[in-house]
RNA sequence: CUGCUAGGGGUGCCCCGACGGCGGGCUGAGAACAUACCCUGAGAACCUGAACCGGCUCAUACCGGCGGAGGGAAGCUGUUUUUU
Numbered sequence: 001c002u003g004c005u006a007g008g009g010g011u012g013c014c015c016c017g018a019c020g021g022c023g024g025g026c027u028g029a030g031a032a033c034a035u036a037c038c039c040u041g042a043g044a045a046c047c048u049g050a051a052c053c054g055g056c057u058c059a060u061a062c063c064g065g066c067g068g069a070g071g072g073a074a075g076c077u078g079u080u081u082u083u084u
């Protein structure tokens, strides 16, 4: 890295209208069913800190800090490379 199986996770912000959307826009792999996407110890997928701090933006974890902080879900097989 590939395959199989198992497991973990998130789904925000803004606008219009409707009357309680299978609407539109933004970022992103993914913005709740996609049965998809991402991640599984080489663990920033994701959570806590956090109604955090700085900078953009119509607005938002949008970007960065926080983060050599704390948590966090696995087994097998095969291939390639390197080393002994």
Base pairs, nucleotide, nucleotide: 001078003076004075005074006040007039008038009037011034012026013025014024015023046071047070048069052065053064054063055062